Model confidence (mean pLDDT): 81 of 100.
Predicted 3D model of a 74-nucleotide RNA (transfer RNA) from an uncultured Candidatus Saccharibacteria bacterium.

[in-house]
RNA sequence: GGGACAGUAGCUUAGUUGGUCAAAGCCCCGAACUCAUAAUUCGGUAAUCGUCAGUUCAAGUCUGACCUGUCCCA
Numbered sequence: 001g002g003g004a005c006a007g008u009a010g011c012u013u014a015g016u017u018g019g020u021c022a023a024a025g026c027c028c029c030g031a032a033c034u035c036a037u038a039a040u041u042c043g044g045u046a047a048u049c050g051u052c053a054g055u056u057c058a059a060g061u062c063u064g065a066c067c068u069g070u071c072c073c074a
């Protein structure tokens, strides 16, 4: 220098033919249970989806540039 893949909640991921409120587990907060703690059960908070533009009635999803990481080629 060229190419491929990935970036969504504090963490790990789903969401892949563009369409109702972006979902789950763990963590965290509250409650129940217990003498108390743990475990268990119930409820709850939190992401405008790497950034900036574009296409569209509508974008996490499509297009372009850039940023970060991993890998391959030279």
Stems, first nucleotide, its partner, number of pairs: 001073007010026004019057001028044005050066005
Rfam family: tRNA. Rfam classes the family as a transfer RNA.